[in-house]
Model confidence (mean pLDDT): 81 of 100. Predicted 3D model of an 83-nucleotide RNA (transfer RNA) from uncultured Methanobrevibacter sp. Its Rfam family is "tRNA". The source organism's lineage runs through Archaea, Methanobacteriati, Methanobacteriota, Methanobacteriaceae and Methanobrevibacter. The sequence was found in a public genome assembly.
């Protein structure tokens, strides 16, 4: 240089147009249980807010759409295999 895949929350990992702040499982928080720990369970875990709701988010940067993690351009990174 070419080909295919792939960059989603703290971490892994699922979602490919609208029911999505987004399944699941780590790990973190706070409770239940224990003399206490572990081990079990249950609840939280993007930011505000008591709440109801509101901004924001899926490597960056553009665009399509009435609406994008999802489609399409650019570009950056990682992985395999090819030269």
């Nucleotide at each position: 240089g070419g080909a295919u895949g792939g960059g989603u929350a703290c971490c892994c990992a699922a979602g490919c147009g609208g029911c999505c702040a987004a399944a699941g499982g780590g790990g973190a928080a706070g409770g239940a249980c224990u003399u206490a720990a572990g081990a079990u369970c249950c609840u939280u875990u993007g930011g505000c807010a008591u709440a109801g709701g509101c901004c924001u988010c899926c490597g960056a940067g553009g665009g399509u759409u009435c609406g994008a993690a999802u489609c399409c351009c650019u570009u950056c990174c990682c992985a395999u295999c090819c030269a």